Predicted 3D model of an 86-nucleotide RNA (c-di-GMP-I riboswitch aptamer) from a Bacillota bacterium. The sequence was found by an Rfam model in a public genome assembly. The coordinates come from a structure-prediction model, not an experiment, and the mean pLDDT is 80. NCBI's taxonomy places the organism under Bacteria, Bacillati, Bacillota.
RNA sequence: UUUUAUAUUUGGCAAACCAAGAGAAAUCUUGGGACGCAAAGCUAUAGGGGCUAAACACUCAAAGUGUAUGCCAGCCAGUUACCGAA
Numbered sequence: 001u002u003u004u005a006u007a008u009u010u011g012g013c014a015a016a017c018c019a020a021g022a023g024a025a026a027u028c029u030u031g032g033g034a035c036g037c038a039a040a041g042c043u044a045u046a047g048g049g050g051c052u053a054a055a056c057a058c059u060c061a062a063a064g065u066g067u068a069u070g071c072c073a074g075c076c077a078g079u080u081a082c083c084g085a086a
Base pairs, nucleotide, nucleotide: 002086003085012037013036017032018031019030020029021028022027035074041079042078043077047076048075049072050071051070056066057065058064
């Protein structure tokens, strides 16, 4: 530097759900809890994709429609990286 995982070790993270809190919502934080993950580390105006729609605009009786510099990295992706073997 490259490749590789039905080998090994040290460990790591933490889904659903529950409680408290924040938020209009998506969702997030803390604690509990483990479904799983060899990157389930980081990156959201570097790219794709998805979710929400308070405000604003349209419609306007109401319902509704549009819109993200809001949110999702455990969707793809970019990027960094431990142990071991060759």